[in-house]
RNA sequence: AUCCUGGUCCAGGAUGAACGCUGGCGGCGUGGAUAAGGCAUGCAAGUCGAGCGAACCAAAUCUUGAUGAGAUCCGCGGAGUAGCAAUACGAAGCGGAAGGAAUCUUGGCGAGGUUAGCGGCGAACGAGUUAGUAAUACCUUGGUACGUACCCCGAAGACGGGCAUAGUUUGCCGAAAGGCGAAGUAAUUCCCGAUAGUCCCCGAGAGCAAUCAACGGGUAAAGUCGCAAGACGCUUUGGGAUCGGCCUAGGUCCGAUCAGCUAGUUGGUGAGGUAACGGCCCACCAAGGCUAUGACCGGUAGGGAGGGUGAGAGCCUGAUUCCCAACGAGGGCACUGAGACACGGGCCCUACUCCUACGGGAGGCAGCAGUCGAGAAUAUUCGACAAUGGGCGAAAGCCUGAUCGAGCGACGCCGCGUGCAGGAAGAAGUCCUUCGGGAUGUAAACUGCUUUUCUACGGGAGAAAGUUCCGACGCAAGUCGGGAUUGAUAGUACCGUAGGAAUAAGAGGUGGCUAACUUCGUGCCAGCAGCAGCGGUAAUACGAAGGCCUCGAGCGUUAUCCGGAUUUACUGGGCGUAAAGGGUGCGUAGGGGGCUGGAUGCGUCUCUCGUAAAAUCUCACCGCUUAACGGUGAUAUCGCGGGGGAUACGGUCUGGCUAGAAGGUGCGAGAGGUUUGCGGAACGCAUGGUGUAGGGGUAAUAUCCGUUGAUAUCAUGCGGAACACCGAAGGCGAAGGCAGCAAACUGGCGCAUUCUUGACCCUGAGGCACGAAAGCGUGGGGAGCAAAAAGGAUUAGAUACCCUUGUAGUCCACGCCCUAAACUAUGUUGACUAGCCGUUUUGAGUAUCGACCCUCGGAGCGGCGCAGCUAACGCGUUAAGUCAACCGCCUGGGAAGUACGAGCGCAAGCUUAAAACUCAAAGGAAUAGACGGGGACUCGCACAAGCGGAGGAGCAUGAGGUUUAAUUCGAUGGUAAACGAGAAACCUUACCAGGGCUUGAAAUUCUAGCGGAAAUCCACCAGAAAUGGAGGAUGUCUCUCAAGGACCGCUAGUCCAGGUGCUGCACGGUUGUCGUCAGCUCGUGUCAUGAGAUGUUCCCUUAAGUGGGGUAACGAGCGCAACCCUUGUCCCGUGUUACAAGUGUCACGGGAGACCGCCCCCACAUUUGUUUUGGAGCCGAGUAAUCGGUUCGAGGAUAAAUGUGGGGGAGGAAGGAGAGGAUGACGUCAAAUCAGCGUGGCCUUUUGAUGCCCUGGGCGACACUCAUGCUGCAAUGGCCGGUACAAAGGGUUGCCAAGCCGUAAGGUGGAGCUAAUCCCAAAAAGCCGGCCCCAGUUCGGAUUGCGGGCUGCAACCCGCCCGCAUGAAGUUGGAUUCGCUAGUAAUCGUGGAUCAGCAGGCCACGGUGAAUACGUUCUCGAGUCUUGUACUCACCGCCCGUCAAGUCAAGGGAGCCGGGAAAGCCUGAAGUGCGCUUCGCGCGUAUCAGGGCUGGCUCGGUGACAUGGGCUAAGUCGUAACAAGGCACGUGUAGCGGAAGCUGUGCGUG
Repeated sequence: AUCCUGGUCCAGGAUGAACGCUGGCGGCGUGGAUAAGGCAUGCAAGUCGAGCGAACCAAAUCUUGAUGAGAUCCGCGGAGUAGCAAUACGAAGCGGAAGGAAUCUUGGCGAGGUUAGCGGCGAACGAGUUAGUAAUACCUUGGUACGUACCCCGAAGACGGGCAUAGUUUGCCGAAAGGCGAAGUAAUUCCCGAUAGUCCCCGAGAGCAAUCAACGGGUAAAGUCGCAAGACGCUUUGGGAUCGGCCUAGGUCCGAUCAGCUAGUUGGUGAGGUAACGGCCCACCAAGGCUAUGACCGGUAGGGAGGGUGAGAGCCUGAUUCCCAACGAGGGCACUGAGACACGGGCCCUACUCCUACGGGAGGCAGCAGUCGAGAAUAUUCGACAAUGGGCGAAAGCCUGAUCGAGCGACGCCGCGUGCAGGAAGAAGUCCUUCGGGAUGUAAACUGCUUUUCUACGGGAGAAAGUUCCGACGCAAGUCGGGAUUGAUAGUACCGUAGGAAUAAGAGGUGGCUAACUUCGUGCCAGCAGCAGCGGUAAUACGAAGGCCUCGAGCGUUAUCCGGAUUUACUGGGCGUAAAGGGUGCGUAGGGGGCUGGAUGCGUCUCUCGUAAAAUCUCACCGCUUAACGGUGAUAUCGCGGGGGAUACGGUCUGGCUAGAAGGUGCGAGAGGUUUGCGGAACGCAUGGUGUAGGGGUAAUAUCCGUUGAUAUCAUGCGGAACACCGAAGGCGAAGGCAGCAAACUGGCGCAUUCUUGACCCUGAGGCACGAAAGCGUGGGGAGCAAAAAGGAUUAGAUACCCUUGUAGUCCACGCCCUAAACUAUGUUGACUAGCCGUUUUGAGUAUCGACCCUCGGAGCGGCGCAGCUAACGCGUUAAGUCAACCGCCUGGGAAGUACGAGCGCAAGCUUAAAACUCAAAGGAAUAGACGGGGACUCGCACAAGCGGAGGAGCAUGAGGUUUAAUUCGAUGGUAAACGAGAAACCUUACCAGGGCUUGAAAUUCUAGCGGAAAUCCACCAGAAAUGGAGGAUGUCUCUCAAGGACCGCUAGUCCAGGUGCUGCACGGUUGUCGUCAGCUCGUGUCAUGAGAUGUUCCCUUAAGUGGGGUAACGAGCGCAACCCUUGUCCCGUGUUACAAGUGUCACGGGAGACCGCCCCCACAUUUGUUUUGGAGCCGAGUAAUCGGUUCGAGGAUAAAUGUGGGGGAGGAAGGAGAGGAUGACGUCAAAUCAGCGUGGCCUUUUGAUGCCCUGGGCGACACUCAUGCUGCAAUGGCCGGUACAAAGGGUUGCCAAGCCGUAAGGUGGAGCUAAUCCCAAAAAGCCGGCCCCAGUUCGGAUUGCGGGCUGCAACCCGCCCGCAUGAAGUUGGAUUCGCUAGUAAUCGUGGAUCAGCAGGCCACGGUGAAUACGUUCUCGAGUCUUGUACUCACCGCCCGUCAAGUCAAGGGAGCCGGGAAAGCCUGAAGUGCGCUUCGCGCGUAUCAGGGCUGGCUCGGUGACAUGGGCUAAGUCGUAACAAGGCACGUGUAGCGGAAGCUGUGCGUG
């Protein structure tokens, strides 16, 4: 990665919703789901005066008294006007008179009106709520022992009389509420009498009964209005309608961890009661009734029409509307009434609230509003009776929080709008950018247009029907015409005119599921999240911005329901291994049932009738501008009931049959069971004999036994347990299980037989029985073995594995326990569906003297396999196939087979069996890898065999560590550590200290100014230098000068530079490693559901996936090999140099040569031929046996050819790849490198730079540790002298000869050489000769002193060399470890790069030149195939349990607190029944609400404490499991142990 199983999550729809952000309009709906909690205030049920008495008001009118307006008249008055004045006129104001409006008032009459009371009707409807109720409710269908006011139809009637009482008056009590007494009064109040029917009672008699029914007895009435007619009432009765009461059947949630319940209980008789049946109630009698088809108990809940969802079946639900029920603060009770046990009536008890004068009283919003409370949360203390409906009334009318309307809330559904058209290769802003541009985007601006909506103004419905008056008609009810009049909503809907784009857009999302992506910020932080998950410096997942997507006056979130979920599976699932077959059988209820007749018609099917309220849903049409909404009609409503019909199938009843089943008879096999007896081997013990030093045990030891004689061996005796061989994949049994032999008793099975019965059968909830091992009880027994225990080992430890002992136990009898991986992980029964092979048992046939063999059949037990099935593995006539019947069981993992409860048990414990909480998985099969202290095969200096080293010493170099101002940085197992560095004194240099610079040391462009061509050289001052300051000389382009330009420098400014600063986990490039290992893949095809496999496995072979053969594969690619280079042999060509020529050692170039070639042998494969063995089929002959022919496939022998490989040989310089190099597949290690280079991103850089310059220092430090080397420890050596032989390189700022000087390093010298020419350059080991004589030495050379040389500006830190002197450690190196297989190791020297100088390092070169490899057991690494796996970050994996810490939920728990249902006893209000009665609700009694007491039951809260469980990045201890997991694991049981666990015993293989 796959397939499957399985859970989780999501996308859809819905809601009486709530919350967040937002909000333009209208229509239609809808709105206290929680506290059936408490309520201030107002209203929600009244009406009738045409039932009654009375009181009051009062028009008109009469009357008593009072006040007395205006107008008129008289008197006073005199502002003022006219006038010169006199005077005239004369207002306000004051007083008086007559008459008198008007008002008030006393009394009378009183049309009319109002009303407390009596009376009538209503108040039992309407309105609200869902507490209770699991059936007295509801729904559906039937029934009748019943009632029914008002209404309708019919019949009959209403005569006479009487007693009260409220109101009222009066007296009294009380704060109030209210009450008591006296007097007197009316009625459609009440009572009595009369009348009386088809009414009621009784019931002679008739009749089988149902029923009919004589005589007798009983029971009524009310009036009012009207001139009248008449109307409305009243009484009795029959019928109807309506509404109810009661009964019946069916339906109606969860729990069996609720299994038994019940005394009025079940029935009967009688009496009572009711409208009515009935234990409804009572007395007596009987002992019944219900229950596994779930009684009783507990929990939850109003039911239905319907609503939501769904393809449907279903599942969930019961708001608004309709029907029914129940309730009215909690509980009980009756009264009145047609109707109530009565929401806005009464009485009582209780709780609560209010008033109070403390004596007493009042109250019930689950009516409409409203308020408090609780809550996430749910509206106005609105208008009107205009309409619809209700009550009363003759009517007008009154009442109506029903209702109609309005208000509030986007709470829901529906509709509309927020503009439309044009408008740039595209403004600005913003965002992104590869810097070119792109996006927002025709979007805006702008232009034109429109006016739904809005604002202003104007017009303006329908909802109106009725009522009343008049007239006409009609017997009347009423109808028609005319007039008047009635609208809360509301001047609303709607219409018109005008104005102006004007008043109107957001929310969520943007990683996947899932439509939509970029930038910045952040840096496992902040945060997101439905699921898996995202975030640790480049986040499409967080936050923001821009863009985009979806929906839109809404959008999201939360909660809940359905769907998806075939994830409870009726439709429509499963159980071998995923969860799931009961341990096994017998069998009860139940379920299912063979063949064939008849009957019935219960199921079943069909037709029809009734019902199935309306609304809702669906369809059609219609009405509001549309829709929502509404109207009309149709369909539908799966059921139930009545009737008719059918009879195949099932049921029932009744016949028959034999195929199922059982039996009879005969035969047979067997570890089937129980009991008893007997036997031999082994073992142990005892006694005795022989015999002597050990034995035993283990990987190796030790504990242990043994000189008191073991072990060994012989003899005898005793004891217990188990039964070798036979023996098997075999047999028997239901399972567990069963094994020496014999006997007794006994169960089951198979075959044969067609003799008997005649469906007698199958399955099987409960139930009963059996049930390995361990374990328990009692009593025996006890050889061996052996939990526990003890000791010895092992070990870090070893409560284990191993060893020595050893007790329960193992054995027997009896009694319990009742569980197992009780497994075939596969329930029982029946039927059907290819075969082949083996085996046990039995029969038939053939054959035989008989048997064996053979063929066919039955019943078992196994192996393989077709179809089919299965997720695959696999199963496959012994099914996991195809069907049928019945039972058991499953529904994610953990918590948990646990807790609690119950049953069983002596106990251990068993059976039954949850939840909280927690996780996003747990799991099955198969696949590819990786891994294994799994297997097989193969390879490699991997081991082994060898040679030489390292590890010990001194020194060099590198690294760690430490130190330091700095000791720059990187590299860190193998694959870092003489590595980057193939050269750190300065420089390098990146580090440190100090001194300096800031457009900068170097780069590009521009602007301005100044200077100068550019540029070169000399040299002064300050300074450590950088640097700063001040000079001189040369040079002098265009050009006559000036000026300008090119160019350069300086200054100022701009875009910028610079960074060995960070990130190798952002990268390119390069590199290491596995590994020069032989592998890694692809295309097509095929197989498989698929991942994937095949090819690439297998056989032979190879260094090689090299080649051959075979083969569902055939081909191909990258690797291997070859091609390339060097070298070895030969040939050819050329010829600088070499040597005298010539030649060709040699150099260069080209070619040949080896390969699959030649010969012999062997192995394998293929082909062909010959021969042979046994088999199958067919044909022919034969009675048959058999024979002949032919075909097919299998095997053996042999010959030839071909191919591959191996061995040997020839030839050859070289032989099986001649040697070496270069070349490194797919990939692995987030391997290495940002410091070689390049590069994304980040950081730094106007001020103390992370840049740049300079001086000095450091990288060179030094208690230590490691790595790589060098030199040695010596005689195969050292030293001295002599002497020989290379290769490959380098050289003009270079190599440097000869000669001379110096002991030497070196100096001097300058020939030659741009190199086969000259130089470096002496090769060294070797060889010859001499000395040393085994010693810290003539070994070894460290260290140190002195004196020199060279390079370089400069050798202090810190170079190399020479000489003299010094002469350290070291005498061959522990554990361990490295290299090497031939010109190799070892040893010897030479050169080069770097480089001024400096090599013990590195790279290269040649000289001398070995030893060994039996072999693949082991170590390491690698490859192929296979196996196991719980690993896949891949064994450096995974993972278990205790302990410690935090946290969560649950159970137990001494107790404490509270709720619920009942029971017993005591008490007992109101009311009712009964009785008594002094007739006073006065007394008694019964019943009963409530209260108290009692002990249990049950549910919950809390709880010290102790327990187990879950969860939680990095805690502790071990290592149990996964590989043979290092002792195979698991399981039941028992013991033990810090813990996983260990051990015993039986079982399983997973």
RNAcentral holds the sequence, with entries from SILVA. Small-subunit ribosomal RNA from a Candidatus Colwelliibacteriota bacterium, 1550 nucleotides, folded computationally. Model confidence (mean pLDDT): 82 of 100.